[in-house]
Context: one part of a larger RNA
RNA sequence: GCCCGCGAGUUAAUCUGCACGGCGAGGUUAAGGGCUUCAGGCCCGGAGCCGAAGCGAAAGCGAGUGCAAACAGCGCGAUUCAAGUCGUGCGGAUUAGACCCGAAUAGAUGUGAUCUAUCCAUUGCCAGGAUGAAGCGGCCGUAACAGGCCGUGGAGGUCCGAACCCGUUGGUGGUGAAAAAUCAUGGGAUGAGCGGUGGAUAGGCGUAAAAGUCGAGACAAACAUCUCAAUAGCUGGUUCUCCCCGAAAUGUAUUUUGGUACAGCGUCGCGCCAUUGACCGACGGAGGUAGAGCUACUGAAUGGGCAGGGAGCCCUCACGGGUAUCCGGCCUAACCAAACUCCGAAUUCCGUCCGGUUGUACCGCGGCAGUGAGUCCUUGGGGGAUAAGCUCCAUGGACGAGAGGGAAACAGCCCAGAUCGACGGCUAAGGCCCCCAAAUCAUGCUGAGUGCAAAAGGAAGUGGGAAUGCAAAGACAGCCGGGAUGUUGGCUUAGAAGCAGCCAUCAUUUAAAAAGUGCGUAAUAGCUUACCGGUCGAGCAUUCCCGCGCCGAUAAUAAACGGGACUAAGCAUGAUGCCGAAGCCUCGACUGUGCGUCGCCUGCGGGCGACGCACGGGGUAGGGGAGCGUCGGACCAACCGUUGAAGGAGGACCGUGAGGACCUCUGGAGGACGUCCGAGUGAGUAUGCGGGC
Numbered sequence: 001g002c003c004c005g006c007g008a009g010u011u012a013a014u015c016u017g018c019a020c021g022g023c024g025a026g027g028u029u030a031a032g033g034g035c036u037u038c039a040g041g042c043c044c045g046g047a048g049c050c051g052a053a054g055c056g057a058a059a060g061c062g063a064g065u066g067c068a069a070a071c072a073g074c075g076c077g078a079u080u081c082a083a084g085u086c087g088u089g090c091g092g093a094u095u096a097g098a099c100c101c102g103a104a105u106a107g108a109u110g111u112g113a114u115c116u117a118u119c120c121a122u123u124g125c126c127a128g129g130a131u132g133a134a135g136c137g138g139c140c141g142u143a144a145c146a147g148g149c150c151g152u153g154g155a156g157g158u159c160c161g162a163a164c165c166c167g168u169u170g171g172u173g174g175u176g177a178a179a180a181a182u183c184a185u186g187g188g189a190u191g192a193g194c195g196g197u198g199g200a201u202a203g204g205c206g207u208a209a210a211a212g213u214c215g216a217g218a219c220a221a222a223c224a225u226c227u228c229a230a231u232a233g234c235u236g237g238u239u240c241u242c243c244c245c246g247a248a249a250u251g252u253a254u255u256u257u258g259g260u261a262c263a264g265c266g267u268c269g270c271g272c273c274a275u276u277g278a279c280c281g282a283c284g285g286a287g288g289u290a291g292a293g294c295u296a297c298u299g300a301a302u303g304g305g306c307a308g309g310g311a312g313c314c315c316u317c318a319c320g321g322g323u324a325u326c327c328g329g330c331c332u333a334a335c336c337a338a339a340c341u342c343c344g345a346a347u348u349c350c351g352u353c354c355g356g357u358u359g360u361a362c363c364g365c366g367g368c369a370g371u372g373a374g375u376c377c378u379u380g381g382g383g384g385a386u387a388a389g390c391u392c393c394a395u396g397g398a399c400g401a402g403a404g405g406g407a408a409a410c411a412g413c414c415c416a417g418a419u420c421g422a423c424g425g426c427u428a429a430g431g432c433c434c435c436c437a438a439a440u441c442a443u444g445c446u447g448a449g450u451g452c453a454a455a456a457g458g459a460a461g462u463g464g465g466a467a468u469g470c471a472a473a474g475a476c477a478g479c480c481g482g483g484a485u486g487u488u489g490g491c492u493u494a495g496a497a498g499c500a501g502c503c504a505u506c507a508u509u510u511a512a513a514a515a516g517u518g519c520g521u522a523a524u525a526g527c528u529u530a531c532c533g534g535u536c537g538a539g540c541a542u543u544c545c546c547g548c549g550c551c552g553a554u555a556a557u558a559a560a561c562g563g564g565a566c567u568a569a570g571c572a573u574g575a576u577g578c579c580g581a582a583g584c585c586u587c588g589a590c591u592g593u594g595c596g597u598c599g600c601c602u603g604c605g606g607g608c609g610a611c612g613c614a615c616g617g618g619g620u621a622g623g624g625g626a627g628c629g630u631c632g633g634a635c636c637a638a639c640c641g642u643u644g645a646a647g648g649a650g651g652a653c654c655g656u657g658a659g660g661a662c663c664u665c666u667g668g669a670g671g672a673c674g675u676c677c678g679a680g681u682g683a684g685u686a687u688g689c690g691g692g693c
Stems, first nucleotide, its partner, number of pairs: 001693006011096013026050003032044004054061002064076004099237002102234001106227006117201009126191001128160003131156001135152006164188003169184004203219001205215002240627006250263005264371002266368006276361001277358005282352005291343001292341002298337002302333005309327003312323004374399004379394005404415003419589004424585003430579003433564003439576007451566001457551002461548010478535005484508003489503003514529001518527002590617012628682001630679006639671002647666005653660002
């Protein structure tokens, strides 16, 4: 992992609601007892409980009562328009283990020191080698000591190194040979050494050369059992079917934020049936947003002007004057604001003895919930950086709980809401060259594979439009020629001659020609331009707007059309078709709700069936309804069964489904149908449990 089996809302009491039943102003017995065919029994038993009366804290009073001085008032009651109670079943609550499994914990009582820690007693072990303390002896030495030398001696948590003990470093091992080893290397090795045997200390305790170490392979409190089914606002799991409806991820509060309470939203039942609700229209109101505006306020703020009001600075003996600075004022032009408003929408909200549509959708009461982690998109905003698949609100939508078609693929985008069936039809979004269902025509544009990713910015790309100027008295471009003189203007300068710089920029000859546009020289020279003539012969130049393109363009696969491929199969505009979904239509079938007709039944409340009409049938949490099957029992020894029960295997049958027949084979003795009752009643998931493989 698979298969088979097991595996989770139970039981009791009390309360509450619904359904059904008994009795009913009453209902009912409990303990206990009697009888009995010993049971699903019958009968006693009225203690007690609930109801029929309330009010008050109470005494108490009583259809009233409490407050009170009150025969005011007010509160709670009564007002016959009154119903309870007992039982059974089901929904829920509370208390219990309370749907099942799951802690780490806490406490109690015991068991452990054959492991290990320390201690006690006793008894063992430590090859060999090295070093050579004290002491002692001799000699030297000293006044005597001291001291020295040579021997002797054999000390030491001394040295080297086996056994023994340890475990430094590295490799191997790491479903191991091994739940700590092995190989190599390493440390101690007469000591605070290492062992044997017997004994001591025990769980908030021991022991500890102290690491929270060790106390029998997991110790910040051992192990076993019990309390114990501890508790778990947490995780996981929770078993048959069909039908109807169908949420929430919000508000407030919370030692509260992944929990809960109340409200909101769902479902089921009862009541209410009207100037109820919802929507549209009409009409009447509310408001200060968008926008706009500001000599309409509060602020902000740019340019110009005016008078110079104050300050500063300058001049001045003073009067006073000047000013490109600062502040403030006035005029004027143009502006800004969530916390500005002289104004002011759309939408929204409230209302109405109004009109219309819908037809109980509203509202009230009650049973049962779930939800209270939301997500993306449009729009309006706050936070952030006018970032985020960001965050916080609001509004609508979708997903959630929504399948189908489109977007290549793609919860939240576009289209569209799936009861079932059809080898029928029409459409939506989106498409119509092939993959791949369906297409043609017309007029333009693009040449970039733009299409098939992007900005500021850049450019005689190209198409269309507009404006201005020049042009046959010849424009624009090219080519040929001219481009001069006073003069090297003056100044400056070493020089300055058109061309470093400063000033001026005249005049002449002319068809035209600057006191010079650029290059150049040390300065000249030289080249060139403006300007003029000729040649040529028709458009030229500048600016703006629109369409489609180009560059800008660097990342990890050829990887930025889904692919092939396409010059239309790209883009724009127009026309007419077609394809295309679970949408819509057609035909058939099932089913819910409401209404109608008919039939049957009725305990008269209604129920069931057939037909017709109308509106419905996506669905998680969840509410409600109706069923299937399993085991046991009753009716019931009445029925089936050796002419073959249950069980097992196979099969093309029936039912919307859970499921149910029938036939054959197997099996070899029991078993239903129907109606009802009672449950250890349905398995795929719980890292579920047991077994098999």